[in-house]
RNA sequence: AGAGGUUGCGUUUUUCAAAAGUACCUCCGCGGAUGCGGCUCACGCAGACGAAGCGGCGGGAAAGGGGAAAACGCCGAAGGGAAGCGUUCUUGAGCGGACGCUGACCCUGGGCGCAGGGGAAAGACCUUUGCGACUGUCACCGGUUGGUGAAGAGCU
Numbered sequence: 001a002g003a004g005g006u007u008g009c010g011u012u013u014u015u016c017a018a019a020a021g022u023a024c025c026u027c028c029g030c031g032g033a034u035g036c037g038g039c040u041c042a043c044g045c046a047g048a049c050g051a052a053g054c055g056g057c058g059g060g061a062a063a064g065g066g067g068a069a070a071a072c073g074c075c076g077a078a079g080g081g082a083a084g085c086g087u088u089c090u091u092g093a094g095c096g097g098a099c100g101c102u103g104a105c106c107c108u109g110g111g112c113g114c115a116g117g118g119g120a121a122a123g124a125c126c127u128u129u130g131c132g133a134c135u136g137u138c139a140c141c142g143g144u145u146g147g148u149g150a151a152g153a154g155c156u
Base pairs, nucleotide, nucleotide: 001156002155005075008074009073010072011071012070013069014068015067016066024059025058027056028055029054030053034046035045036044037043038095039094040093041092042091078108079107080106081105083102084101085100086099087098088097089096109135110134112132113131114130115129116128117127118126119125137150138149139148140147141146
């Protein structure tokens, strides 16, 4: 310096479907005292000028993720684990979650499918474990097509 794949990896933008006629909101009826702020305590807010819940007419999202296209950066690309710090979920404490950053350590060659576990709702997505075939590199064996093994700090 280069290669693995046309489903290699990551980021951004646009668009489409879905999320979903869901959450939520006005009004009406039933109902008749609780409900909301991630959970607990405290605290606060709403509530007989009618809570929760149920039903009806009407209005009606978004995030994350996914498909397609384009651009950019790349081949430990990148992802994850544990740890620390910062922000945030009303305020205080404890717990839990989300996002971002960090140097060092550990795991994973790559993507796919299936099953189990975990992740605030989810047939999504992420992660982890196991299995399966495929694929690229190297080593060894065989010598027609193949077989076994290893890991990217690799290979050329």
Background: Lysine riboswitch aptamer from a bovine gut metagenome, 156 nucleotides, folded computationally. It matches the Rfam family "Lysine riboswitch aptamer". Rfam's curators write: Riboswitches are metabolite binding domains within certain messenger RNAs that serve as precision sensors for their corresponding targets.